[in-house]
RNA sequence: CUCCUCGUCGUUCAAUGGAUAGGAUGCGUCCCUCCGAAGGAUGCGAUGCAGGUUCGAUUCCUGCCGAGGGGA
Repeated sequence: CUCCUCGUCGUUCAAUGGAUAGGAUGCGUCCCUCCGAAGGAUGCGAUGCAGGUUCGAUUCCUGCCGAGGGGA
């Protein structure tokens, strides 16, 4: 320099154009317990940034930023 893949709650992983963006874990509150752990109930919390396409974008396109990898 060039090509490819990836970027979603604190963490990890889903969601192939129309859902209230879902699960696990974490954290808060409550129940249980002599106290704690375990268990149960409930709540909190996310689409890297900027454009474009579309009636509608996490999803498709472009650029940028970041991570990883291949080639020179």